RNA sequence: CCCUUAGAGUUUGUUCCUGGCUCAGGAUGAACGCUGGCGGCGUGCUUAACACAUGCAAGUCGAACGAUUAAACCGACCUCGGUCGGAUAUAAAGUGGCGAACGGGUGAGUAACACGUGACCAACCUGCCCCGUGCACGGGGACAACCGCCGGAAACGGCGGCUAAUACCCGAUGAUCCUUUAAAGAGACAUCUCUUUUUAGGCAAAGCGCAUACGGCACGGGAUGGGGUCGCGGCCCAUCAGGUAGUCGGCGGGGUAACGGCCCACCGAGCUUUUGACGGGUAGCCGGCCUGAGAGGGCGAUCGGCCACAUUGGGACUGAGAUACGGCCCAGACUCCUACGGGAGGCAGCAGUGGGGAAUAUUGCGCAAUGGGGGAAACCCUGACGCAGCAACGCCGCGUGCGGGAGGAAGGCCUUCGGGUCGCAGACCGCUUUCAGCAGGAACGAAAUUGACGGUACCUGCAGAAGAAGCCCCGGCUAACUACGUGCCAGCAGCCGCGGUAAUACGUAGGAGGCAAGCGUUAUCCGGAAUGACUGGGCGUAAAGGGUGCGUAGGUGGUCUUGCAAGUUAGUAGCGUAAUCCCGGGGCUUAACUUCGGAACUACUACUAAAACUGCAAAACUUGAAUGCAGGAGGGGCAGAUGGAAUUCCCAGUGUAGCGGGUGGAAUGCGUAGUUAUUGGGAAGAACACCGGCGGCGAAGGCGAUCUGCUGGACUGUAACUGACACUGAGGCACGAAAGCGUGGGGAGCAAACAGGAUUAGAUACCCUGGUAGUCCACGCUGUAAACGAUGAAUACUAGGUGUAGGGGGUAUCGACUCCCUCUGUGCCGUCGCAAACGCAUUAAGUAUUCCGCCUGGGGACUACGGCCGCAAGGUUGAAACCUAAAGAAAUUGACGGGGACCCGCACAAGCAGCGGAGCAUGGGGAUUAAUUCGACGCAACGCGAAAAACCUUACCAGAACUUGACAUCGCGUGACCAUCCUUGUAAUGAGGACUUCCCUUCGGGGACACAAAGACAGGUGUUGCAUGGUUGUCGUCAGCUCGUGUCGUGAGAUGUUAGGUUAAGUCCUGCAACGAGCGCAACACUCGUGUACAGUUGCCAAUAUUCAGUUAGGAACUCUGUACAGACCGCCGUAGUUAAUACGGAGGAAGGUGGGGAUGACGUCAAAUCAUCACGGCCCUUACGUUCUGGGCUUCACCCGUGCUACAAUGGCUAUUACAAAGAGUCGCAAUACCGUAAGGUGGAGCUAAUCUCAUAAAGAUAGUCUCAGUUCAGAUUGUGGGCUGCAACCCGCCCACAUGAAGUAGGAGUUGCUAGUAAUCCCGAAUCAGCAUGUCGGGGUGAAUGCGUUACCGGGUCUUGCACUCACCGCCCGUCA
Repeated sequence: CCCUUAGAGUUUGUUCCUGGCUCAGGAUGAACGCUGGCGGCGUGCUUAACACAUGCAAGUCGAACGAUUAAACCGACCUCGGUCGGAUAUAAAGUGGCGAACGGGUGAGUAACACGUGACCAACCUGCCCCGUGCACGGGGACAACCGCCGGAAACGGCGGCUAAUACCCGAUGAUCCUUUAAAGAGACAUCUCUUUUUAGGCAAAGCGCAUACGGCACGGGAUGGGGUCGCGGCCCAUCAGGUAGUCGGCGGGGUAACGGCCCACCGAGCUUUUGACGGGUAGCCGGCCUGAGAGGGCGAUCGGCCACAUUGGGACUGAGAUACGGCCCAGACUCCUACGGGAGGCAGCAGUGGGGAAUAUUGCGCAAUGGGGGAAACCCUGACGCAGCAACGCCGCGUGCGGGAGGAAGGCCUUCGGGUCGCAGACCGCUUUCAGCAGGAACGAAAUUGACGGUACCUGCAGAAGAAGCCCCGGCUAACUACGUGCCAGCAGCCGCGGUAAUACGUAGGAGGCAAGCGUUAUCCGGAAUGACUGGGCGUAAAGGGUGCGUAGGUGGUCUUGCAAGUUAGUAGCGUAAUCCCGGGGCUUAACUUCGGAACUACUACUAAAACUGCAAAACUUGAAUGCAGGAGGGGCAGAUGGAAUUCCCAGUGUAGCGGGUGGAAUGCGUAGUUAUUGGGAAGAACACCGGCGGCGAAGGCGAUCUGCUGGACUGUAACUGACACUGAGGCACGAAAGCGUGGGGAGCAAACAGGAUUAGAUACCCUGGUAGUCCACGCUGUAAACGAUGAAUACUAGGUGUAGGGGGUAUCGACUCCCUCUGUGCCGUCGCAAACGCAUUAAGUAUUCCGCCUGGGGACUACGGCCGCAAGGUUGAAACCUAAAGAAAUUGACGGGGACCCGCACAAGCAGCGGAGCAUGGGGAUUAAUUCGACGCAACGCGAAAAACCUUACCAGAACUUGACAUCGCGUGACCAUCCUUGUAAUGAGGACUUCCCUUCGGGGACACAAAGACAGGUGUUGCAUGGUUGUCGUCAGCUCGUGUCGUGAGAUGUUAGGUUAAGUCCUGCAACGAGCGCAACACUCGUGUACAGUUGCCAAUAUUCAGUUAGGAACUCUGUACAGACCGCCGUAGUUAAUACGGAGGAAGGUGGGGAUGACGUCAAAUCAUCACGGCCCUUACGUUCUGGGCUUCACCCGUGCUACAAUGGCUAUUACAAAGAGUCGCAAUACCGUAAGGUGGAGCUAAUCUCAUAAAGAUAGUCUCAGUUCAGAUUGUGGGCUGCAACCCGCCCACAUGAAGUAGGAGUUGCUAGUAAUCCCGAAUCAGCAUGUCGGGGUGAAUGCGUUACCGGGUCUUGCACUCACCGCCCGUCA
């Protein structure tokens, strides 16, 4: 310098952190689902080392040997049938040789020198092969085959006889070799080894053949292959901690190719182990393969190396080599044959079968190639191998066409109905032919012959777009969206999670995305995961510091000098098989694949060099550490002695009825047997007030009256002594609160258990009265605590400030206090730094080093089993199955609290009037019903929607009818029809009759209206207010709710908006890391209250006339009406206050501190109310869930609730007389005067479209009379009779009048409502709705109070603060039991 490293979802209302779970990638000897054109190269029982039918997989040599033998040839003979001989030569068996120990399979066993790597054997072997030296002489006897006999079912065997050899044996020779004796020399690594000479003894051989050749024997060497030993390396469990008797070693022997307890006899008692023995579990090991940035992690198929095994176990034989896969023997299991006597067998060789299993192929061809065995060779054998077959099992390559083509066809899907999309896609036109198909030619592989593959690869030609596309997915992660169906069902799902009527998440369709002859799923491994952290994590509160100390092993260790070279660094050499990986080339058309060369293979071994660091050795030093000396401080520990106060008990005195005790309030209890109280005396046990203090001491637990004795540690000063003696510390040992246990004492008070009394729904509790263990002492045991600073020990360094305890020094001073410096301890604040934040901060949670302990999601589980300890209780160590996607830390915003502070409100309090009791009205619930239509349900439903249910309304019920419809639009035909009247019918409707005959015109027709038929459609008070708009209620007319910029915080957020005052108010002032702004508050607008100006009728009338009368003339002053102005602002004065805001008081004023009232309702909350005002998405009905009509119902009635009216009477009722309003309404109307009626009302109609007329007398009040406290001259329900009014119609079911009737009710339990002044209370009047029908609703005026000390508490609200495991927000969350 270059290259290399990726994250996401999920805990929460939100944030940050910790932490787990899950996903995206790659891989596989795979399997499963759907699909499937071709070729090349590979791969293919991972399970039952389960059992195997059948065939094949190891033979060969006649040039080792004997005896046979088929065919052909030559010669001879011949009875023409053949026979004999020769050479060639075949076949089967035998003797003999070599091979069969290779090749091929499998991974059961094995935790081992089995494997890997490196070294060693001076402790060894090695057939065939190569080199060298020497030799092969002479004899002998057999056994198979064969022949004969015999046995047996068979396998096979026995006896007798003949026979050859490179089979076997004996003798000779023996350079050498082996054994042995002796001497000299040399070397090495301990036992030792080598060389030369020497003594004695011992061991060989084979031939075949025409020949070349090939063989034989002995010895030495080489090569190859094997055997043995050692260092190092690689699995899990310590809930496996001790193991071992041939065990460990020695001497001697045996055995072996060879060392060795390998084996044996004797002797000794060792050997091994926390550096993990022994035991248990699992496993063939490696090169390598997969993954990963790497370090690592996982795996050990195919290919290659080693090992082990061959039905299971054991054993040896042969041989150079085996303890032998296709050899032998024995035993076991299994299978087969059998004449039942006995035999045979071993696919983990290649095919193949059954079985097991999710799952793994042909009983193929060939020895042509490569390689192997035998042979002199030809050759034979070879399921090694080469090929082919099957399988998308994997990797690689190719194809399924290319170009043009818009009427954007048909069709599908969607649609806002316009269109969009599939889509240049198809059709259609033109072109091409890879692969497959057909036909022809035709290899390399082979060096002479020989080709299974194979008429194959490859080449050429022909025809025709022709034969060739699927799978998964589309909520986020994660690329890709709509419709329909379904309706917490069916289903999906890797995690989070979808589905309960509008599902981009289920199923289907259309469309889109991804990959592609494959695509998905499942399983497993690595990655992501820094989630076991060597690289590369942590432990105050998230999981995690041992309760504390002493100390063993171990780990680590001050300054200086010298040496060594173990670690370390560098170089060289060896080894690191090949293949694989990487780089560069080559060969198959390319690639996969294959081949060549290079690089690399980190390790290990040997040698050399260096000496800084670590280590080791030696010599020294003093600063770490320890000691000495001199001091002072201390509830440090142990033992003994002593003391006073208090409590309880006992005795005596005084004294007497209840006291006392106790509590929130009580009771149990004690007491006439004399308590309590008080005085005096005595006894006993336990604890030590004041001092006393985030003060002292101790390692921690812990330690507190005084004195004495014994004793541990720390601190200060000094620098005499030692000279690194230090730090930490697995195991170990000791200490270790309280409770508890054992033995023996003691026992005043207190007090588990227990008893009683209370509380309570209950109260096995909290409270009270008693009370036993225990608490105390001695000696033992237990060994745990929130044993906490939730913070291990040690050392060094890194700003300060301020207390306090113990010591030392200095300055000043006569001296003391003070002041300065310093060491040790103990607190607070704070800088840097750290930290997720909170916080820590020289007493670190900072910066570093050393050592120990501990953690790895939550639960299960401080559990189970096992071990150890304990008298027991129990302690310590300490899992798994299974369940789960979170559990958790810190902080933030809210909400909440039977938390705190402050403030407000008819919230309480102070008052007045009620409600709750009665009767009635009205609404609701419930019940009933054919129907009693529907909605509204705490406040915030219930005289509410409804400002009017006899019909209508009306939505409900019964019955009767209609079906393009009662209503809207469109097109076609006809030209009249409708309406009105009469009859019938309950009505709709139907039938009949009477009456009736449109407008414009360019004369073609058009329009309105009506009818008929067929459609599109109408219609729905059907459903969903949890799909919605709009409107409304409520918190609440409460004072709040937010934003921009800035600042602070990693962030959510905070600040502003908090604080000190003040206000009705986030109103204003002051201060302040905030400065400004918006919606709210207030103000502006309306109304009432005062005045002025203008205006002057229908209103008004002071003056002047006039009248019964503001009636008329007149007036414009007053009242009034209406429009416009003025006026009130803490403006003025005083006091208080921060020179403020503001508050209090006063003056003036009609009104004074917002003058009264109304309207006005911030961000939002309640899935609040309304689909039945209206609108509207989806769904539903369509001769009905639509429409019309008659009648009924909404008006029922055992009962319950809400809201009202009227009362219960004398502040009253009744009778008579007599005053004073405001605001409204009126022509489909209000209706006067007059007359009739007891009255309701009627007749009649002046006036009024209204400041003119009418409704319309206001009532309470006043005056006078009467009633006299009663169920009444109160109250008026209910009922009867007779009337009136409205209306088509008052039966169900209206209102009113008269007469008669005369119910409950005598002031209303618990509880509860409204109201702060022109208010409450009380009294009338009007209006809307309306034909008629208010005790309701909305307005109007008349008369006209009482009380408010005050804010402790109740209810509601606001601000700040605090806690929190709540955030659907306390109607929360959550625990236990039961089902």